[in-house]
RNA sequence: AUCCCCGUAGCUCAGUUGGACAGAGCGCUUGGCUACGAACCAAGAGGUCGGGGGUUCGAAUCCCUCCGGGGAUA
Repeated sequence: AUCCCCGUAGCUCAGUUGGACAGAGCGCUUGGCUACGAACCAAGAGGUCGGGGGUUCGAAUCCCUCCGGGGAUA
């Protein structure tokens, strides 16, 4: 330098023939239970879906560009 893959909650990830409140597990908070914890049960908080722009009635999903990470080739 060229090409490919990845970036979604604090962490690990799902969701990619565009479709209506954006999810799961773990973690966290509160309550229950307990002598107190752990475990277990119930509820809850937490997201500009890497940034910006575009297409569309509608974008995590399609297009362009930039940033970051990984890989291949030279």